Transfer RNA from a bacterium, 72 nucleotides, folded computationally. The prediction has a mean pLDDT of 82. It matches the Rfam family "tRNA".

[in-house]
RNA sequence: GCCUCUGUAGCGCAGGGGUAGCGCACUCCCUUGGUAAGGGAGAGGCCACGAGUUCAAAUCUCGUCAGAGGCA
Numbered sequence: 001g002c003c004u005c006u007g008u009a010g011c012g013c014a015g016g017g018g019u020a021g022c023g024c025a026c027u028c029c030c031u032u033g034g035u036a037a038g039g040g041a042g043a044g045g046c047c048a049c050g051a052g053u054u055c056a057a058a059u060c061u062c063g064u065c066a067g068a069g070g071c072a
Stems, first nucleotide, its partner, number of pairs: 001071007010024004018055001026042005048064005
């Protein structure tokens, strides 16, 4: 330098056009003499950034940035 993949909640990951979900973690409550385990409820992200297409974009296209891998 070229090619490919990835970027979504504090962390690990789903979702592949119609206003985003799971697990763990966190907060409150129940249970216990207390802790752990268990159960119930809840908060937390406008989806890396910019532009385009579309009635509508986290999703499709282009670019930028960051990370990983491959080729030279």
The RNAcentral record of the sequence draws on ENA.